[in-house]
């Protein structure tokens, strides 16, 4: 220096003039308005709404199907399908980097086409062996070859045989024990077995654990509207309907309750931002993370405020200039011009995930010099 | 704000693991004197993108991108 990989912040700064929006004082008769002063005003994603959870109401959320979500092992947290440490496996020379990584010997069920055969195994072509012998052919043996497939019944070798064949043996692969480490996932390392048990569960489904339901348009309260208007179906204790989720129970309200069709209204208050809250420090862990301490409040708008001009300084890039005989390549100190991304809070919080500027830092491979 | 659906040839649509029907449109050609009916044959190299599962994906799963429907009170 190129290529690559992880990671961790940041998201122009100030200054003046013009505005919007919330709070606090002070004026105003007055917590409207309005007017002056001081303050407080988006993001790493505010975003997609994919998951967790808080809080709100429904019974204090109770039982069972069903459904639905998770799935190596340990640990973190409020929870997570999220995060951190390991274990195997994949991929890469490597730094790393991915894994929805339980079970296919519980039972179903798929595996098209092509091939003898797609899971009880079987034999097209080949090989060997008999009959008959001139061949063709029949009969038996065989799974090493060959074809055929996304897969072919442990691997590739030596022996061994009529030809073969775990039929035998060494070596890897499996499984079966038992040992030692390890909390555990697993690992090593023996001793036996001749080899059973093709794939697919992101097919049903079995194991094991989790999950009531439904959202701030929850909820709570004022005010506003009068056609609480017609029409139907259906209960009123032999009891409909209701508790927003599928069914049954069970608990609680219970005289209404549903459907069409027409008709009015649609404004304010809270809920609302103090919180699983940020920041530094110590102390414990490998780490995620807790725990102490000590500081510090940091946005609440409702058609939706958080903005716009010029200025200076900073940043990046283009040309020029200037170093260098020169090219390369270097210099932002000088001169002209340009750029500055993805994108706007809506209860709120922890994740994921996809969108996105240019700079930094540590690894690593290769090359060049010293 | 939250909630629910949908994406398949211009258009309407079948297809729920194994080569993506059919209609109507369009383009060619036969017919006719010439149009239109009719009768042949042609059109999806990428099922709204991307990536995994599997031998195989439009169908099964993740994350995106477009669309397109619903809500309050009287009651």
């Nucleotide at each position: 220096a190129a290529a690559g990989u992880a990671g961790a912040a940041c998201a122009g700064a100030u200054g003046a003039c013009c505005g919007c929006u919330c709070c606090a004082u002070a004026c105003c008769c007055a917590u409207a308005u309005g007017u002056a002063u001081g303050g407080g005003g988006a993001g790493g994603a505010a975003a997609g709404u994919c998951c967790g959870g808080g809080c709100u109401c429904c019974a204090c959320a109770g039982g069972g199907c069903a459904g639905g979500g998770c799935g190596c092992u340990g640990g973190g947290u409020a929870a997570c399908a999220c995060c951190c440490a390991g274990u195997c496996c994949u991929g890469g020379c490597a730094a790393c980097a991915g894994g929805a990584a339980g079970g296919a010997a519980a039972g179903u069920g798929c595996c098209a086409c092509a091939g003898a055969a797609a899971a009880u195994a079987u034999a097209c072509c080949g090989u060997c062996c008999g009959c008959c012998u001139u061949a063709c052919g029949c009969g038996g043996a065989u799974a090493a070859g060959g074809g055929u497939g996304a897969a072919a019944a442990g691997g590739g070798g030596a022996g061994g045989u009529a030809a073969g064949a775990g039929c035998u043996c060494a070596c890897c692969g499996c499984c079966u024990u038992g040992u030692u480490g390890g909390u555990g996932a697993c690992a090593a390392c023996a001793a036996g077995g001749g080899c059973a048990g093709g794939g697919c569960a992101a097919a049903c489904c079995c194991c094991g654990c989790c999950c009531g339901g439904a959202g701030c348009a929850a909820g709570a309260c004022c005010a506003a509207a009068u056609a609480g208007g017609g029409g139907g179906a259906u209960g009123u204790c032999u009891g409909a309907g209701g508790g927003u989720g599928g069914c049954c129970c069970g608990c609680c309200c219970g005289a209404g309750u549903c459907c069409c069709c027409g008709g009015g209204u649609a404004g304010g208050u809270c809920g609302c931002u103090u919180g699983a809250g940020c920041c530094u420090a110590a102390u414990g862990g490998c780490a995620a993370c807790a725990u102490u301490a000590g500081g510090c409040c940091u946005a609440g708008a409702u058609a939706a405020a958080u903005g716009g001009u010029c200025a200076u300084c900073g940043g990046c890039c283009a040309g020029g200039g200037g170093g260098u005989u020169a090219c390369a390549c270097c210099c932002a100190u000088c001169c002209u011009g340009g750029c500055a991304a993805c994108a706007g809070a809506a209860c709120c919080c922890g994740g994921c995930u996809u969108a996105u500027g240019g700079g930094c830092u540590g690894c690593u491979u290769u090359g060049a010099c010293a | 704000u939250g909630g629910g659906g949908u994406g398949u040839c211009g258009u309407c649509a079948a297809g729920u693991g194994g080569u993506a029907a059919g209609a109507c449109a369009c383009g060619g050609g036969c017919c006719u004197u010439u149009g239109g009916a009719g009768c042949c044959c042609g059109c999806a190299u990428c099922c709204g993108g991307a990536g995994g599962u599997u031998c195989g994906a439009a169908u099964c799963c993740u994350c995106c991108c477009a669309c397109c429907c619903c809500a309050g009170c009287c009651a």